[in-house]
Context: one part of a larger RNA
């Protein structure tokens, strides 16, 4: 000086507390443990592991594991010979790699030395998803958007060091104010930066009978940028004003005006530093080790196994429902190997054609909870939909191991869930769909965005959990 204390004193957060809704009991989906296994690749493990790396494991990814092949190697740069190599179309053996044939085409530049590509040789050497994140660079979590962390000189103490940064107020905030042996600064706060609420402008192949004309009624047509939108600029909000409060100060409380208040709401942004936290498997790399292999091709299988245990979802357990007809309103976004409208054939998944669009234009794309009628009347049911048999469709070379999707049939557990635990303070929560990355399909109920519908509670801080400040005690460093 710091760490801790079942010590003190102030403060603070969905930390309790009110209160709303899961989780935990059931099918399922996923991801870990365990166990199996010829492999069930590796990795992450208490809050900071377990819908995580996976934003796509049927081959391929693929790093396992079984057999079946090569050895200057699949990949790179050097030396030497060769001139084609290849490509397209076939044929034989094989699982395929691979090996071997027939056809058909066949080399560019070039200062003519050579280059380039490609072959086939020896060796230098390539590979390594083998080890070490306790050698390492980067990156990333968590403490934590917590309000800290530190420095120059300068005083004080022999010295570690303190002061400053403490103290009275006050802030979300070491935010500010006042005082003070201090006196200033950095790095953090905050503020510049996007988004979104209000508004002017600028502009009009979206929008609009807003006002007019046509009209097969559809902004469709002519016409016009006024609205509504787009996307560039700009204003607008600062405790500006007014009252009270208060050390006349920061600063609080109520008002007016406003579209908005008192950091408006969201975002990005994450100070010294902890934790020998994570990662040698994204990626770079030291040291270490393999070198006819631990390196590299292929087939096949495994990553999907199943007595079981645990995160995290999903869908119900019904009437605030469920099934049925009809009926209204969104926004993010994506599209040429794509998106696909219209029309037909199919109960239906889909499938036949084919406009339209490289898109404020065409298409994905009817949102769905809503709302207006019907119908079922408390049952294991017109709840639930699991698991199973038959038919089918899509993709893809290929759905057996292991795909997703429709129709017929079948209909399981579920009757609101033990201790015990999570989120969440407003357009939030909880309900309800819709796009998108990845992607040939897709196990997507995940994610990461979007938008509809729209709540309850907060008296308090005594107690839990985590955290800041001051101080106090120590046998701890």
């Nucleotide at each position: 000086u710091g760490a801790c204390g079942g010590g003190g004193g102030c403060c603070c957060g969905c930390a309790c507390a009110a209160g709303c809704g899961g989780u935990g009991g059931a099918g399922c989906a996923u991801g870990u443990g365990g166990u199996u296994u010829a492999a069930u690749u590796c990795g992450a493990u208490g809050a900071u592991a377990c819908g995580c790396g996976a934003a796509g494991a049927a081959c391929c990814u693929u790093a396992c594991c079984a057999g079946g092949g090569c050895u200057u190697g699949a990949c790179a740069u050097c030396c030497u010979g060769c001139g084609a190599c290849g490509u397209c179309a076939u044929g034989u053996a094989g699982a395929g790699a691979u090996a071997u044939g027939u056809g058909a085409u066949u080399c560019c530049c070039u200062u003519c030395g050579g280059g380039g590509c490609g072959c086939a040789g020896a060796g230098a050497c390539a590979g390594g998803u083998g080890c070490u994140g306790c050698a390492u660079g980067g990156u990333u979590g968590u403490c934590g958007u917590c309000a800290g962390c530190u420095c120059g000189u300068g005083u004080c103490g022999u010295g570690a060091g303190a002061u400053g940064u403490u103290g009275g107020g006050u802030u979300a905030a070491g935010u500010c104010c006042c005082g003070c042996a201090a006196c200033g600064a950095g790095c953090g706060c905050a503020a510049c930066c996007c988004c979104u609420a209000c508004u002017c402008u600028u502009a009009g192949u979206u929008g609009c009978c807003a006002g007019c004309g046509g009209u097969u009624c559809g902004g469709c047509c002519g016409g016009g940028c006024a609205c509504u939108c787009u996307a560039g600029g700009g204003g607008g909000a600062c405790u500006g004003c007014c009252c009270c409060g208060g050390u006349c100060a920061a600063c609080g409380g109520g008002g007016a005006g406003g579209a908005a208040g008192g950091u408006g709401g969201g975002g990005a942004u994450g100070a010294c530093g902890u934790c020998a936290a994570a990662u040698c498997a994204g990626c770079a790399u030291g040291g270490c080790c393999c070198u006819u292999a631990c390196g590299u091709c292929c087939u096949g299988g495994g990553c999907u196994a199943c007595a079981c245990a645990c995160g995290u979802g999903c869908u119900a357990c019904a009437a605030u429902g469920g099934c049925u007809g009809g009926u209204a309103c969104a926004a993010c976004g994506g599209g040429c190997u794509g998106c696909a409208a219209a029309a037909c054939c199919g109960c239906g998944a889909g499938g036949u054609u084919a406009a339209g669009c490289a898109a404020a234009u065409c298409c994905c794309u009817u949102a769905a909870a809503g709302c207006c009628g019907g119908c079922c009347u408390c049952a294991g049911u017109u709840c639930g939909g699991a698991u199973u048999g038959g038919a089918g469709g899509c993709u893809g070379c290929a759905a057996u191991u292991c795909g997703c999707c429709u129709c017929c049939a079948u209909g399981a557990a579920g009757u609101u869930g033990g201790a015990a635990u999570c989120g969440c303070u407003a357009g939030u929560a909880a309900c309800c769909g819709c796009a998108g990355a990845u992607c040939a399909g897709c196990u997507a109920c995940g994610c990461u965005g979007c938008g509809g519908u729209g709540a309850a509670u907060a008296c308090g801080u005594u107690c839990c959990c985590g955290g800041g400040c001051c101080u106090u005690g120590u046998a701890c460093a």
RNAcentral holds the full RNA, with entries from SILVA. A computed fold for a 477-nucleotide part of an RNA from a metagenome, annotated as small-subunit ribosomal RNA, 3' major domain.